[in-house]
Formats: sequence, structure tokens, C1' cells
RNA sequence: GUGGCUCUGGAGAAGCUCAGUGAUGAGUACCGAAGGUGCAAGGCGGCGUCAGCCGCUGAAUCUCUCAGGUAAAAGGACAGAGUAGA
Repeated sequence: GUGGCUCUGGAGAAGCUCAGUGAUGAGUACCGAAGGUGCAAGGCGGCGUCAGCCGCUGAAUCUCUCAGGUAAAAGGACAGAGUAGA
């Protein structure tokens, strides 16, 4: 340095509407910080009339909103501390 475990901190967005005894289902609006999608420079390769063009690769807290979420709880990227190892 890396992953595991424990503790602490940890944001956003309707406690919406309809149906249903309820579980739940449907709808509209919204959020980005589980997970996932997309790509800039750069790198590699190909073509070339040497101007460039094309393909692959390519990060994020950016982007999309598939998933997830929109009282509390839970979850939670990330951060700090501790801990046993390889």
C1' cells in the first nucleotide's frame, strides 16, 4: 500500500395519488452516494491524397437513471480510528 472485520461520522429526493382490510399492485413527480451504463486527454492498431479519418482501450463524487432510493429504521459512496492476517 491492498482487501476483510469492528467502531464513529456520513448527503439528496412525494410519509404523493389511485385500488386493496392487508400484503401488495398501478400511476405521476423527483434524487444519486450500493451496484451498473456512457466518455475526455492519453495509449495501441489500421487506412491515408499526409490535411486527417476509423477501430480498440481508456477515470471520476462527471453522466445516464437500468437497478436502487424519496419520515424514522435499514442501506449508504466516501472519510477517520482500531484490529487479525496473507